[in-house]
RNA sequence: GGAGCAGGCCAGAUGGUCGCUCGCGCCCGGCUCGGGCGCGGGAGGAAAGUCCGAGCUCCACAGAGCAGGGUGCUGGGUAACACCCAGUGGGGGCGACCCUAAGGAAAGUGCCACAGAGAACAGACCGCCGAUGCACGCCCUGCGACGUCAAGCCUCGUGCGACUCUUCGGAGGCGCACGGGGCGACUGAUCGCAAGAUCAGCGUCGCGGCGCGGUUGGCAGGCAAGGGUGAAACGGUGAGGUAAGAGCUCACCAGUACCGGUGGCGACACCGGUAGCUCGGCAAACCCCACCCGGAGCAAGACCAAAUAGGAAGGCGCUUGAGGGCUGCUCGCCCGAUGCCUUCGGGUAGGUCGCUAGAGGCGGUCGGCAACGGCCGUCCCAGAGGAAUGACCAUCACCGUGGGUCGCCACGGCACAGAACUCGGCUUACGACCUCCUCCGGUG
Numbered sequence: 001g002g003a004g005c006a007g008g009c010c011a012g013a014u015g016g017u018c019g020c021u022c023g024c025g026c027c028c029g030g031c032u033c034g035g036g037c038g039c040g041g042g043a044g045g046a047a048a049g050u051c052c053g054a055g056c057u058c059c060a061c062a063g064a065g066c067a068g069g070g071u072g073c074u075g076g077g078u079a080a081c082a083c084c085c086a087g088u089g090g091g092g093g094c095g096a097c098c099c100u101a102a103g104g105a106a107a108g109u110g111c112c113a114c115a116g117a118g119a120a121c122a123g124a125c126c127g128c129c130g131a132u133g134c135a136c137g138c139c140c141u142g143c144g145a146c147g148u149c150a151a152g153c154c155u156c157g158u159g160c161g162a163c164u165c166u167u168c169g170g171a172g173g174c175g176c177a178c179g180g181g182g183c184g185a186c187u188g189a190u191c192g193c194a195a196g197a198u199c200a201g202c203g204u205c206g207c208g209g210c211g212c213g214g215u216u217g218g219c220a221g222g223c224a225a226g227g228g229u230g231a232a233a234c235g236g237u238g239a240g241g242u243a244a245g246a247g248c249u250c251a252c253c254a255g256u257a258c259c260g261g262u263g264g265c266g267a268c269a270c271c272g273g274u275a276g277c278u279c280g281g282c283a284a285a286c287c288c289c290a291c292c293c294g295g296a297g298c299a300a301g302a303c304c305a306a307a308u309a310g311g312a313a314g315g316c317g318c319u320u321g322a323g324g325g326c327u328g329c330u331c332g333c334c335c336g337a338u339g340c341c342u343u344c345g346g347g348u349a350g351g352u353c354g355c356u357a358g359a360g361g362c363g364g365u366c367g368g369c370a371a372c373g374g375c376c377g378u379c380c381c382a383g384a385g386g387a388a389u390g391a392c393c394a395u396c397a398c399c400g401u402g403g404g405u406c407g408c409c410a411c412g413g414c415a416c417a418g419a420a421c422u423c424g425g426c427u428u429a430c431g432a433c434c435u436c437c438u439c440c441g442g443u444g
Base pairs, nucleotide, nucleotide: 001440002439003438004437006435007434008433010431012396013395014394015393016392017391018390020042021041022040023039024038025037026036027035028034029033044416048427049426051425052424053423054422055421056297057296058295059294068293069292070291071290072289073087074086075085076084077083088102089100090099091098092097103288104287108286109285110282111281112280125227126226127223128222129221132220133219134218136213137212138211140209141208142207143206144205145204146203147202148201152183153182154181155180156179157178158177159176160175161174163172164171165170187200188199189198190197191196235253236252237251238250239249240248254278255277256275257274258273259272260271261270262269263268301353302352303351304350311344312343313342314341315340316339323335324334325333326332360379361378362377363376364375365374366373367372398413399412400411401410402409403408
């Protein structure tokens, strides 16, 4: 110097002029009410959002349960809280430090897009194996049949059949049947006059058995190590083992469950042992467990109380006229019975209270790491209702820029925003300053 991190503090000051509002005092208009003068008070750290928690007010309420909602690590604070403090576990950052709605997924149900073979009593795409079983080939062997000039094999021809190709004329190989040719087993012993028969050998075929074999490994199948997909794929490393593999087995490591010990109030931490137990994630999905919870809100609510129209009671009057209009009075004229008068009651407009002395501010002291609490002293600090708290000027302060013959000058800036019953929090908006600390770079 740069980038950060945590905390604190302020929210311009003084004076003048002109205004607004509330309270008190005095004066004026006789009072209600209005005016004048004087004195005193008059927005915020968020007064905001109205998101939590309370006070206060009214309504409801025997108790318990269900439903519904909320909270959810531990200890403490508080009137209370989803808040605060101190910790624990987990996560992030090189670090100062920050985040955390953090019970249960080993009760049950459900969900896990796309990709992928498979997404939770998993799965087999590539890959590895193919031990075992089957097939094929070879060697050996047992039984049976046939033959000893036959079976079988090779080749040629003819016919038929379906198939493939086709220039639709046909061509090609295959299968079956018939026919021709070639290759193809040394035969021996016994019986019999002979034909021949039997046995052995040999050949072929069929069935069975033992063993062996593998070029893309032929099928069934085995495997989950490696590759690949995914946010996530059912512990890791090594050795043994195996056809190949695998906690399949073993050693070590990690985790989980259980048992025991030590420390801590506790969450929990550390240590030792046992068990191959290795059990995916999501509960701000349903759900389970523990604890808590009546509703509405100052337009709450209480009081005073017009005009008009309803209601109740009483009185008067209904053509022998109550009352009203014209009017100063009388007469007169007109209206007039669902009428007129008095009183009471509810409610509306309006007014008053609720309404600002309070879980209050400031200072000190004691306890506590802290949040906070105890005690003492001191102070009174907005209360409007279409809604006051403002405007201008001067001087000074603060910040920025520029200039300078430097303890100066000029210009500009000074945010977010405004009470409405009151508190405690949270969240959001926003200007300036100060301090602790961290990381990086440079210089000495």

The RNA shown here (Bacterial RNase P class A) has 444 nucleotides and comes from a Candidatus Tectimicrobiota bacterium.
Its Rfam family is "Bacterial RNase P class A". Its family is annotated with dimeric ribonuclease P complex, ribonuclease P activity and tRNA processing in the Gene Ontology.
Taxonomically the source falls in Candidatus Tectimicrobiota (Bacteria, Pseudomonadati).